Notes
This is a predicted structure of a 1219-nucleotide part of an RNA (large-subunit ribosomal RNA, half B) from a Hadesarchaea archaeon. Rfam family: Archaeal large subunit ribosomal RNA. RNAcentral holds the full RNA, with entries from ENA. Model confidence (mean pLDDT): 82 of 100.

Context: one part of a larger RNA
RNA sequence: CCCAGGCCAGGGAAAUCGGCAAAUUAGCCCCGUAAGUUUGCGAUAAGGGGUGCCUGCCUUGCGAAAAGGCAGGUCGCAGUGACCAGGGGAGGCCGACUGUUUACUAAAAACAUAGCCAAUCGCGAGUCCGAAAGGAUGAGUACGGUUGGUGAAUCCUGCCCAGUAGCGGCUUGUCAAGCAGGGUUACAACCCUGUGAAGCGCCGCUAGACGGCGGGGGUAACUAUAACCCUCUUAAGGUAACGAAGUGCCUUGCCGCUGAAUUGGCGGCUUGCAUGAACGGACCAACGAGCCUCCCACUGUCCCGGCCCGGGUCCCGGUGAACCUACAGUCUGGCGCAGAGACCAGGCACUCCCGUAGGGAAGCGAAGACCCCGUGGAGCUUGACUGCAGGUUGCCGUUGGAGUUUGGUCGUCGAUGUAAAGCGUAGGCGGGAGCCUUCGAAACCAGGCCGCCAGGUCUGGUGGAGGCGCCCAUGUAACACCGCCCACCGUCGACCGAGUUCCUAACUACGAGAGUAGAACAGCGGCAAUUGGGCAGUUUCGCUGGGGCGGCAGCCCCUCGAAAAUUUAUCGAGGGGGCCCAAAGGUCGGCUUAGGCGGGUCAGAAAUCCGCCGUAAAGGGCAAGGCCAGAAGCCGGCCUAACUGUGUCCUUACCUCAGAAGGACGCAGGGGCGAAAGCCAGGCCUAGCGAACCCCAAAGUCCCUCUUAUUGGGGGCUUGGGAUGACAGAAAAGCUACCCCGGGGAUAACAGAGUGGUCUCCCCCAAGAGCCCGUAUCGACGGGGAGGCUUGCUACCUCGAUGUCGGUUCUUCGCACCCUGGCCGUGCAGCAGCGGCCAAGGGUAGGGUUGUUCGCCCGUUAAAGCGGAUCGUGAGCUGGGUUUAGACCGUCGUGAGACAGGUCGGACGCUAUCUUGCGGGAGUGUUGGAUGCUUGAGGGCAAGGUAGCUUCAGUACGAGAGGAACGAGCUGCCGGCGCCACUGGUGUACCGGUUGUCCGAUAGGGCACUGCCGGGUAGCUACGCGCCAGCCAAUAAGGCCUGAAAGCAUCUAAGGCCGAAGUGGCACCCGAAAAUAAGCAUCCAAUCCUGGCGGGAAAUCCGGGACCGGCAACGGUAACGGUGCGUCAGGACAAAGACAGGGGCUAGAAGACCCCGUAGAUGGACCGGGGGUGUAAGCACCGAGGUAACGAGGUGUUCAGCCCACCGGCACCAAUAGU
Repeated sequence: CCCAGGCCAGGGAAAUCGGCAAAUUAGCCCCGUAAGUUUGCGAUAAGGGGUGCCUGCCUUGCGAAAAGGCAGGUCGCAGUGACCAGGGGAGGCCGACUGUUUACUAAAAACAUAGCCAAUCGCGAGUCCGAAAGGAUGAGUACGGUUGGUGAAUCCUGCCCAGUAGCGGCUUGUCAAGCAGGGUUACAACCCUGUGAAGCGCCGCUAGACGGCGGGGGUAACUAUAACCCUCUUAAGGUAACGAAGUGCCUUGCCGCUGAAUUGGCGGCUUGCAUGAACGGACCAACGAGCCUCCCACUGUCCCGGCCCGGGUCCCGGUGAACCUACAGUCUGGCGCAGAGACCAGGCACUCCCGUAGGGAAGCGAAGACCCCGUGGAGCUUGACUGCAGGUUGCCGUUGGAGUUUGGUCGUCGAUGUAAAGCGUAGGCGGGAGCCUUCGAAACCAGGCCGCCAGGUCUGGUGGAGGCGCCCAUGUAACACCGCCCACCGUCGACCGAGUUCCUAACUACGAGAGUAGAACAGCGGCAAUUGGGCAGUUUCGCUGGGGCGGCAGCCCCUCGAAAAUUUAUCGAGGGGGCCCAAAGGUCGGCUUAGGCGGGUCAGAAAUCCGCCGUAAAGGGCAAGGCCAGAAGCCGGCCUAACUGUGUCCUUACCUCAGAAGGACGCAGGGGCGAAAGCCAGGCCUAGCGAACCCCAAAGUCCCUCUUAUUGGGGGCUUGGGAUGACAGAAAAGCUACCCCGGGGAUAACAGAGUGGUCUCCCCCAAGAGCCCGUAUCGACGGGGAGGCUUGCUACCUCGAUGUCGGUUCUUCGCACCCUGGCCGUGCAGCAGCGGCCAAGGGUAGGGUUGUUCGCCCGUUAAAGCGGAUCGUGAGCUGGGUUUAGACCGUCGUGAGACAGGUCGGACGCUAUCUUGCGGGAGUGUUGGAUGCUUGAGGGCAAGGUAGCUUCAGUACGAGAGGAACGAGCUGCCGGCGCCACUGGUGUACCGGUUGUCCGAUAGGGCACUGCCGGGUAGCUACGCGCCAGCCAAUAAGGCCUGAAAGCAUCUAAGGCCGAAGUGGCACCCGAAAAUAAGCAUCCAAUCCUGGCGGGAAAUCCGGGACCGGCAACGGUAACGGUGCGUCAGGACAAAGACAGGGGCUAGAAGACCCCGUAGAUGGACCGGGGGUGUAAGCACCGAGGUAACGAGGUGUUCAGCCCACCGGCACCAAUAGU
């Protein structure tokens, strides 16, 4: 330090997003209990009191069980004495409630629920599963099942049927196959017409179906507002209720309450961005591990920490992983793909180990889940595209028999047929002079039908013999009668339908069967129409200062950009095209414009006319540029070259391949105009456009077409037309926060970098104001900069991941200084201010609201500074906000869903390898080793900071009111270092009390958090106590002296004196690893001798004849001789100190440190002192009572007993023996 626990003075939520966590409360008995209410509740509301043990008695009881009760006695701080065991209250939101849910981040306001509403279904039902058989609902049957919505009760639930949807209706529209008729054809295919279902159209209904529920203007005798009026408009314009709401952007709305203070809460208001009535509105008792707020109690959440216990961490023994792993002394600055251990520069640094922390390794972990991209994927939706199940419907088959109604066609029979004229109701044509009648004529009566209202016709009856035609008249035409035909009506029949009914034998259901029921329907099969996100497969473009939204810079034309060849980019600047014209085309001929001046009836600035000037200022269909008067402009004549075929070149597309398309120039053919030369393949030129497949059209003695001929059809050759504007041309809508994969720092969000528009700050000029007066103070219009804290821009690093806001913790830096210090100016009397200069040593706080940063507010304060450090800090914490999955509201969307809109809920991994920081050790070096004491290069530091009071002094100053300073003293607060006598905390040493249980009882103990409770020494501690100078030096701003340049003046140029909490010292701390590696003291050693062997060049040292110099002492040179070095053996001299050991009170993770080591009090044991607790056991006596046995407890023995980490004593034990 971590984990899990115990305790805490004073304060008591000040902590925090939030009382998270913890604490409090707690059992049972008695008393008592509010608002509200659905009368059940609320309620253990709240708030109080009691609770042990002993003795005796009473009641219940069979009872010596047990339970309930009464009285007396008695102990403790405490009697549910431990364990066990609700904290309470108030207001609001949501959901009525108990319940259910995301097994593994969401328990909720989500789901469900009873209740309410709607839809559907009569059972062989409906719904669901299945290819079907078959099965579930369902051994059920509308008081039932299924589906959808809402979500208890209570009070309620408004308007809109235009859209979408559902349901119903209608049959005039549309409408498939089939069928019928027609055309075509040897026959067909094919075409046309008719018939004609569902569906659609049409007409309605339905909102507790999906859904929707306006704008403008004016008006009342204060103002304001608008009961009222006008107007536009809709399918209808939001009613009741509620309302800054879980819904309100602005917004922290406004007012009130609570509170010192409230972005919170509650109550109101209503200007509802964007409430609103079963997508239910409002209210609401009870309920809730739901969300918000307040109060009481309580507390270590906090002020502000401290102590203790256990287990880890640490040490020893044993066993022994994983992640990860190029290399690797680091720091600062710089450079650098823009964030370096390595590069550059500089600084610092001996090697190793241990503990600890977590700043860095843009740490490890996971080929980023955000973003973009991919002609990647998946899930979901729908008015995407294309289909498929399923549904509905028509036709055909399985599929039969009758009746009836009705339609069509054909046939039979009958009837009907009115222009005018005409006796009359003359269908047409033909024949025709007779025909009908006792088988009952005329006439009359009754009835039916038709009707042009004149009448016609039929049947029956009466009747009992006539009627009609020819002729005449009229008329286009003359029904006596006969034949044929037309139209309409009717009868009957056949065929083909339609409706309906019956039948039974297919078929179906039930039944064991007999049979019953249904029934040619249904079912099943085929064809056809319609419906059809129920299901399936797919699509849902590109450019783009990220993407989306917007736009089209996606095809084409002109100008500029474009840098004098050509070419040339941007979502660069300015504009156009997607046509037009039968003349606005071809040709030939002629003409000359705009404008100005002069002149001229009406006539004017401009009408038409005349004259002159007129390079173009006009006109050229349309953009712009070029071009055009010999005209390409204007006028007229004649024409159609706005031709056919076939080439070359150019543009498209510089260079540089390429399609369609376009242009220029030829050749051939056939033309137009012109006398001719010649011109003409549309238009003065540059825009006016388009593949394959498919469809259509045209021309032809043309080609192919499964043996031949022929017709048709089909295919081809050539040309033209139909379009792809995303314009070299897929047939095509959305959502994804449930998401997935592959990629990208080619591309966004954070951070960095660059920039610095914006931002902050500074400066210049000075219009102005400041009574006067630019500069005490303020400073317009403008101008110049600095910074790199804002917001942008850029897209340079990072997408095989650099964790994102705020808080917290902790450190450091800048200064544009908030306070404290020193100064200057003032519109500075003083006090208090305002502005400026120097100055970064120290300080810069506590609360309310909010996730907030910020801000506002409260009360303090000397002051409550502004910024940086990856918007410092998540391998440190938090996780309130944002930003996954759940859910609600508003708004948008048909929907899936969406929203820098709101709201409730919602997983934060890592044992530290290197480095770094803070500590602790081991070793090497420091030229022998050791012990002890210093020096102080260098480093650290705030060791102090600040205020109040008293005095100065009611003084200076001031009319007064008011009211200083220098200096001195005292006392706080903050900070730092240390300490434990006091006070307080702890004190799982210790002592005592006590509950339950166990050891049979007693005594003494175990366990229950140390069981709980009351005390408490040492130690550790704060809340307690002690201490923490001023002075010197050099300076800053500033103030001065002297003083020139510049005969003056001048603080400055030379020179000199002052002057800050700041700088450097004195003080304090670290500091011989300070590599120039220090010094002092002491001790020991380094040493000496003998011998053997090897080597023996030089240096050194010793000797040194000789030589040189000097008068000499002497100095110098050098030959030469010896010595030197290594090794072996033996001998002499010999420690100091350390380690190990014991122990620790002082030190402590391991090491280290300190003390002791028998000549010893180091630890233990024992003894004494001091201290804690509070009076042990045993015995004696007393004790409420009880016949007695017994008996909680009390008193005495006893300031007892027990205990101690403190202070001493004492060698009994252990510090022996060693290296």